[in-house]
Lysine riboswitch aptamer from a sheep gut metagenome, 159 nucleotides, folded computationally.
RNA sequence: GAUAGAGGUCGCAAGUUCAAUGAGUAGCGCGAAAAACGCACGAAGAUGCGCGCGUAAAAGGUGAACUUGCCGAAAUUCGUUCUUCCGUCUUCGCGGGGUGCGGGUUGGGGCAUGACGAAAUACGCCAUGAACUGUCACAUGAAUUUGUGGAGCGCUAUC
Numbered sequence: 001g002a003u004a005g006a007g008g009u010c011g012c013a014a015g016u017u018c019a020a021u022g023a024g025u026a027g028c029g030c031g032a033a034a035a036a037c038g039c040a041c042g043a044a045g046a047u048g049c050g051c052g053c054g055u056a057a058a059a060g061g062u063g064a065a066c067u068u069g070c071c072g073a074a075a076u077u078c079g080u081u082c083u084u085c086c087g088u089c090u091u092c093g094c095g096g097g098g099u100g101c102g103g104g105u106u107g108g109g110g111c112a113u114g115a116c117g118a119a120a121u122a123c124g125c126c127a128u129g130a131a132c133u134g135u136c137a138c139a140u141g142a143a144u145u146u147g148u149g150g151a152g153c154g155c156u157a158u159c
Stems, first nucleotide, its partner, number of pairs: 001159005008071001011070009027055005037050004041093006074106007082098002085096003107133002111129004116124002135150005
């Protein structure tokens, strides 16, 4: 240098099907109101909504089963390119999303607390904490014994 592997009983990610939640919500129809006020990211304008009755979704996120690709799998953050994507419509802003490239951080999955996101007590991401687990180094030891420490730009095997 090349090739092949391992960590795990919640390993990582994606897809399909089903289910609950979303929600008796948005929307739609009929009626009432239609002045003022308030709301829809900001400004100007417009439009709609606000109450009753009827009808009635979806997406994201989640769970289960199956399938596929994998072990920086993947996630996150910063910078940058593009975007006929989203936030009711027009214009200008602001914010969010998607895609490519480059740099940084994180070995892994849970638990707890906090902030943010989310309709949400689900769940996700980040930070912190005490344990667990795999790996290597050092010391110890009969012993995958025990202790301390490091990080995947690592570790193991073969050539």

Record summary:
Rfam family: Lysine riboswitch aptamer. Rfam links the family to the GO term lysine biosynthetic process. The RNAcentral record of the sequence draws on MGnify. Its mean pLDDT, the model's own confidence on a scale to 100, is 82.